RNA sequence: GGGUCCAUAAUUCAACGGCAGAAUAUCGAGCUCAUAACUCGCCAGUUGCAGGUUCGAAUCCUGCUGGACCCA
Numbered sequence: 001g002g003g004u005c006c007a008u009a010a011u012u013c014a015a016c017g018g019c020a021g022a023a024u025a026u027c028g029a030g031c032u033c034a035u036a037a038c039u040c041g042c043c044a045g046u047u048g049c050a051g052g053u054u055c056g057a058a059u060c061c062u063g064c065u066g067g068a069c070c071c072a
Stems, first nucleotide, its partner, number of pairs: 001071007010024004018055001027041004048064005
């Protein structure tokens, strides 16, 4: 220098172009003599950034940033 892939909640990951979700963790409650485990509940997001297409974008297109890998 060229190419491929990835970026979504604190963490790990989902989500046909049409309401952004689950599990775990934190917090609260229950259970217990108490703790753990277990049960229930709450909080959680500028979907990496900037544009474009579209009635509508996490999703499609372009550029950029960061990361992983391959080629030279």